TPP riboswitch aptamer (THI element) from Bifidobacterium subtile, 95 nucleotides, folded computationally.
Of the family's consensus pairs, 100% are formed in the model.
The prediction has a mean pLDDT of 79.
RNA sequence: GCAAUCGACACGGGGUGUCGCCGCCGGCGACUGAGACCACACCCGUUGAACCUGAUGCAGAUCAUGCUGACGAAGGGAUGUCAUGGACGAGUUUU
Numbered sequence: 001g002c003a004a005u006c007g008a009c010a011c012g013g014g015g016u017g018u019c020g021c022c023g024c025c026g027g028c029g030a031c032u033g034a035g036a037c038c039a040c041a042c043c044c045g046u047u048g049a050a051c052c053u054g055a056u057g058c059a060g061a062u063c064a065u066g067c068u069g070a071c072g073a074a075g076g077g078a079u080g081u082c083a084u085g086g087a088c089g090a091g092u093u094u095u
Stems, first nucleotide, its partner, number of pairs: 001088001007082004011045004016039001017031006051076003058069003
């Protein structure tokens, strides 16, 4: 002098389904999940499966549903700063 790592702030990117009932503008429950009431929330930001396309697709489950799996070494997809840190490197001094 500096890398990784964890974190913070600001900015940005996303999704919001299925079923049942009701008095059906809407409300109340159940399932999965980080999030299913656009939430002062949750998740993700190139180390990119957050999310979208493929997909009104395929296989397996379920009351039902991207519920699960493959698809997927497929294609797209949104960043900066600060701080912590001290692997590593250089010089000087001492032993």